[in-house]
Context: one part of a larger RNA
RNA sequence: CGCUUGGACUUUUGAGGAGGUACUCCUACAGUACGAGAGGACCUAGGAUGUGAAAAUCCCUGGUGUACCGGUUGACUCACAAGGUCAUCGCCGGGUAGCUAUAUUUUCAAUUGAUAAGCACUGAAUGCAUCUCAAGUGCGAAGCAGUCUCCAAGAUUAGAAGUCCAGAUAACUUCGCGGAAGAAUACCGCGCAUAUAGACCUUAGGUGUAAGCUCUGUAAGGUGUUUAGCCAAGAGGUACUAAUUAGUGA
Numbered sequence: 001c002g003c004u005u006g007g008a009c010u011u012u013u014g015a016g017g018a019g020g021u022a023c024u025c026c027u028a029c030a031g032u033a034c035g036a037g038a039g040g041a042c043c044u045a046g047g048a049u050g051u052g053a054a055a056a057u058c059c060c061u062g063g064u065g066u067a068c069c070g071g072u073u074g075a076c077u078c079a080c081a082a083g084g085u086c087a088u089c090g091c092c093g094g095g096u097a098g099c100u101a102u103a104u105u106u107u108c109a110a111u112u113g114a115u116a117a118g119c120a121c122u123g124a125a126u127g128c129a130u131c132u133c134a135a136g137u138g139c140g141a142a143g144c145a146g147u148c149u150c151c152a153a154g155a156u157u158a159g160a161a162g163u164c165c166a167g168a169u170a171a172c173u174u175c176g177c178g179g180a181a182g183a184a185u186a187c188c189g190c191g192c193a194u195a196u197a198g199a200c201c202u203u204a205g206g207u208g209u210a211a212g213c214u215c216u217g218u219a220a221g222g223u224g225u226u227u228a229g230c231c232a233a234g235a236g237g238u239a240c241u242a243a244u245u246a247g248u249g250a
Stems, first nucleotide, its partner, number of pairs: 001154001006165007016151004022051002024048005034039001052108006061101004068094005073087005111146003118139004171248003175191005196242003199238005205231003212225002215222002
């Protein structure tokens, strides 16, 4: 830009296209068929975990977690203490959210149609026979077309349904606050008629009992106050802060 007739938002159908549909083992059949023996099945039925592949998800198990908590060494700061800074995050012990696999869950199942090679039925030409580049009929593959997953109406045959708007209006964009979205863009949420982010309150959870003071010990230290103090990304709540504006538009 188009979508033969208005504009917009949301949800869809599926012409067509792309991909996947893996393997192993056990039991019965059966120590049967077969085979001199050694050995040793097809088919069919039932079952199992695992390997491999794919997808999803962090409830569990772990990893990471350099803006969380604690311990601790040296140095500087520091009257002492408390605290801070540097040393790979100094080192060490833990660890929220998120991300993540080795973790968890699911699937790789079943089946239809038309067929190939092939195997057949009926059956003449050719009184027999013959599966048939004779008429007619059937079976038959991990392959083909479906069933499963994904994309998909520029499918110009441009589809369908629902809702909104008939005018500075429905809606959209810029701008702003943000995001389990992200290089930019895009996508998604929100913009005071507001819980979008921050802040604050409560709380989950983490660390592990702060400082100060009391008591105790010559002291290092210990004890009580104190399951304290501190706390990131989690959850709920509260308008305190920031979401200013400008345009397009049938």
Molecule: large-subunit ribosomal RNA, domain VI
Organism: Patescibacteria group bacterium